[in-house]
Context: one part of a larger RNA
Molecule: large-subunit ribosomal RNA, domain VI
Organism: mouse gut metagenome
RNA sequence: CGCAGGAGAUUUGAGAGGAGCUGUCCUUAGUACGAGAGGACCGGGAUGGACGUACCUCUGGUGUACCGGUUGCAGACCAGCUGCACAGCCGGGUAGCUAUGUAUGGAACGGAUAAACGCUGAAGGCAUCUAAGCGUGAAGCCGGCCUCAAGAUCAGAUUUCCCAUUCUUCGGAAGUAAGGUCCCUUGAAGAUAACGAGGUAGAUAGGUUGGAGGUGUAAGCAUGGCAACAUGUUCAGCUGACCAAUACUAAUAGACCGAGGG
Numbered sequence: 001c002g003c004a005g006g007a008g009a010u011u012u013g014a015g016a017g018g019a020g021c022u023g024u025c026c027u028u029a030g031u032a033c034g035a036g037a038g039g040a041c042c043g044g045g046a047u048g049g050a051c052g053u054a055c056c057u058c059u060g061g062u063g064u065a066c067c068g069g070u071u072g073c074a075g076a077c078c079a080g081c082u083g084c085a086c087a088g089c090c091g092g093g094u095a096g097c098u099a100u101g102u103a104u105g106g107a108a109c110g111g112a113u114a115a116a117c118g119c120u121g122a123a124g125g126c127a128u129c130u131a132a133g134c135g136u137g138a139a140g141c142c143g144g145c146c147u148c149a150a151g152a153u154c155a156g157a158u159u160u161c162c163c164a165u166u167c168u169u170c171g172g173a174a175g176u177a178a179g180g181u182c183c184c185u186u187g188a189a190g191a192u193a194a195c196g197a198g199g200u201a202g203a204u205a206g207g208u209u210g211g212a213g214g215u216g217u218a219a220g221c222a223u224g225g226c227a228a229c230a231u232g233u234u235c236a237g238c239u240g241a242c243c244a245a246u247a248c249u250a251a252u253a254g255a256c257c258g259a260g261g262g
Base pairs, nucleotide, nucleotide: 001151005162006161007160008159009158010157011156015148016147017146018145021049022048023047024046025045026044027043033038051105052104053103054102055101059099060098061097062096066092067091068090069089070088071085072084073083074082075081109143110142111141116136117135118134119133163261165174166173167172179257180256181255182254183199184198185197186196187195204250205249206248207246208245209244210243211242213239214238215237220233221232222231223230224229
C1' cells in the first nucleotide's frame, strides 16, 4: 500500500514445511517343516539404541551483586568491617539457562498403486491375470500426526462495536466516534523493531512486610581456659533472580492518529 466505510476479537485451510529409523527378548511353539541336526511364517506382548520435541519435579552442571571458612598485605592498634591479591583460594548454593536428568514421538488406520499373485474372460470352441471388466499387494505415493499459513490479489468466513457531523472551489478538507498510537512502568518477549502485562477506577516494576529456598549458629555480652579457642544467648544472623501481601516510590500530566461508505 492492497483486501471498495472504519475498528476489536474468533477462525476456515488453498498451499508449504517437519516427522518417517531400528535391535533384542518373551509368547504363539520346540508347534508347522524336517530322518535328524535344526527350526519358522502369521499374530500378541515386553524392553532397548540412535534421532526429534518439550520441560526443570528428581539426578547433576553453571550460578563473578547469595552464605560461610581461610592466607598475605593495607585501612595506626584491639575487636568489627572493608579493599587488593584470577571471583585471592576453598566449601556449599536459590532463580534462570541447561543434559548426562524427566516426559513424550515415529505409529495405528484409510485410499490408489509397483514388482508380484489372482478371479472371470475372449480374440484363438481349448488354454490364457488382459484385450473389455474385477481383486490382493510395499519402509515407497496420497491422506492420517505436528507446525506455519487469506498478499490464497480467486486477498475467504463468523461475531461484536462506531455511525451518517461541519466546511467546500464539489476535486476535497477539518474536527471527531468505535478503536489505536505516542509517552511511561515493564516481562519466563526481546539485538532494535515486534509480541505480552499494566498505567491511579492501578499490583506493571522497585521498595517494604511475611514466607519459601540457600548458608550454617552473626555481632555484642556472659561463662570456662595461661592461650589458641570452646560453650550459652542462637536451627542464630545474613540472604540475587522465587511465592504472596501491601499504593510507600515511579507508571503524572498530556499529545496525536483514526469512518462518512456501490